[in-house]
Predicted 3D model of RNase P RNA and transfer RNA as a complex of 442 nucleotides.
RNA sequence: GGUGGCAGACGGGUGGUCGCUGUCCGGUUUAACCGGGGGGAGGAAAGUCCGGACUCCAUAGGACAGGGUGCUUCGUAACACGAAGGAGGGGAAACCCUACGGAAAGUGCAACAGAAAAUAUACCGCCAUAUCCCGGCAAUAUGGUAAGGGUGAAAUGGUGAGGUAAGGGCUCACCGCUCUGUUGGUGACAGCAGAGGCAUUGUAAACCCCAUCCGGAGCAAGGCUAAAUAGAAAGGUGUUUGAGGGCUGUCCGCCUGAGCCUUUGGGUAAGCUGCUUCAUCCGUGCGGUGACGCAUUGGAGAGAUGAAUGACUACCGUGUACCUUUAGGUGCAUACAAAAUCCGGCUUAUAGUCUGCCCCAGCCU
RNA sequence: CGGGAUGUAGCGCAGUCUGGUAGCGCACACGGCUGGGGGUCGUGUGGUCGGAGGUUCGAAUCCUCUCAUCCCGACCA
Numbered sequence: 001g002g003u004g005g006c007a008g009a010c011g012g013g014u015g016g017u018c019g020c021u022g023u024c025c026g027g028u029u030u031a032a033c034c035g036g037g038g039g040g041a042g043g044a045a046a047g048u049c050c051g052g053a054c055u056c057c058a059u060a061g062g063a064c065a066g067g068g069u070g071c072u073u074c075g076u077a078a079c080a081c082g083a084a085g086g087a088g089g090g091g092a093a094a095c096c097c098u099a100c101g102g103a104a105a106g107u108g109c110a111a112c113a114g115a116a117a118a119u120a121u122a123c124c125g126c127c128a129u130a131u132c133c134c135g136g137c138a139a140u141a142u143g144g145u146a147a148g149g150g151u152g153a154a155a156u157g158g159u160g161a162g163g164u165a166a167g168g169g170c171u172c173a174c175c176g177c178u179c180u181g182u183u184g185g186u187g188a189c190a191g192c193a194g195a196g197g198c199a200u201u202g203u204a205a206a207c208c209c210c211a212u213c214c215g216g217a218g219c220a221a222g223g224c225u226a227a228a229u230a231g232a233a234a235g236g237u238g239u240u241u242g243a244g245g246g247c248u249g250u251c252c253g254c255c256u257g258a259g260c261c262u263u264u265g266g267g268u269a270a271g272c273u274g275c276u277u278c279a280u281c282c283g284u285g286c287g288g289u290g291a292c293g294c295a296u297u298g299g300a301g302a303g304a305u306g307a308a309u310g311a312c313u314a315c316c317g318u319g320u321a322c323c324u325u326u327a328g329g330u331g332c333a334u335a336c337a338a339a340a341u342c343c344g345g346c347u348u349a350u351a352g353u354c355u356g357c358c359c360c361a362g363c364c365u
Numbered sequence: 366c367g368g369g370a371u372g373u374a375g376c377g378c379a380g381u382c383u384g385g386u387a388g389c390g391c392a393c394a395c396g397g398c399u400g401g402g403g404g405u406c407g408u409g410u411g412g413u414c415g416g417a418g419g420u421u422c423g424a425a426u427c428c429u430c431u432c433a434u435c436c437c438g439a440c441c442a
Stems, first nucleotide, its partner, number of pairs: 001363001002360001004358007012316007020040002023037006042336001046347002049345005054218004061252004066214005071085005086100001087098004101209002106207002108203003123149002125145007157175006176198001177196008222273004232264006244256003266441003278301001280300003283296005317334008366438007375391004385422001393409006415431005
C1' cells in the first nucleotide's frame, strides 16, 4: 500500500416565486380577515419488543393460577438496557460472541440405525474349560471379557505402564472430574494442598425445581362544556335471600347498591382541557476505571387533528459512467423514511461520505 | 393512535399445545367404463410450511428478529 478491528459524526446547500400550521404584536372589528416579527420532523419520528412517567379503577388487599428475568458487582425512576469484571468459545492480531441458575428433587423424550439408548448391553471379535478329534488355529456348548471392529448426534473418563487366561481404575503416574480445606477477591471466581478410582449421557428456547420481579387498563386514559332523540320497542334477568359494576383466570375479602344484558331502531359525531419545559439535550467544572452522578449568572428545544412542516424553479455540492483531455462537458443517481401524551432503551431499515485510534497471519512494494 | 389474530400444494383447510417420513377435499394430468360428452372408478403430479437467524442429534412445530394480510376500539340513550 492493502486488508481488517473499534469509536464517533454527517446524511445535501443557497437564492427566487407560490403556499400550509401554531405563536406574539398591531389594526379592522366579534370571529374571522389583513400587515409585521419569530418557530415548524428523525437518526431512526419506524417495529410496538421491553421499561417507566401520567390517568382512572380501593394511593392496589390475600391465596392459587399465569407471565417475565436468570454468571457477579455496580449504574438507573425502571428495565429483558448499560458499565466494569468472571467463566466458556472464536480469531494470526487488534478485537469479537454468549437465553451463562439447576439434569445426584421428580417426570417425559432420545426417530432411523445398532447387540444394547439410560436401574445398561455380548452382534463380530478376544480368552478359558468341556465335547468331538491322533492333534488343532475348525465346529458345538458353558462361562469370562467393553481393550479392538461395527451402528449412531450420543456407547458409561483420556494417554501410558504394570498386572491378567484374556480383559477391565483391577493397580500406578500424568491430565480431566468430584469433594474437603486453605489463601486472594465485595463477589462471580482463581491459585495452592489433600482426599476419592470416578458412582447418575444429552435435552430445562420439554414439563418442572430454585431465586427474584410483576394488580388491570390505556391519552380512543381521564376531566369540563355544548348539541340532539322515539331519552323508544321486544325478550331475558334482578332488587337486602342482593343483580350488575369496580375491564387479568378462579376463589376469598373490600367498595358500590337498582338496575343490567341481548336484539331492533334513533341521535350527536362540536369545542376546551390533558398537550408538551422536563428522570431532557449540548457545553463547562468536579468525582468515578466506567456506565453515571453532582454543580452551573451559559446555550437549545414542533404541537397538527380534513392531521401542517410543502411545491415549482435557478445555481452549486456529492457519487458514478462516457467523451474529450487534465480541465471541462453530457447522462444518470442523490437513501431509509416522516411526529400524534411524553420519556429511557432495544431491534430493524438506510444512497453516499467523513474523522480519530488500533492490528498485521497471508498478499504486493 | 391503541389492542388482537393469521400466513402450510393453484384454491379452501388439518397437522403446531405434546419436536421424529407433511396430509385431506376441490382442481390438474393419464388410464378404464361410453359411439362421443358428462359422470364415476383407479393411478399420479404438485410443498422444502411467508422470510432470516438461533436452541436441539433432529424444527411446519420451541425462541428471537422481520415482512404481508385481516379484525376490533368514539360518545349519548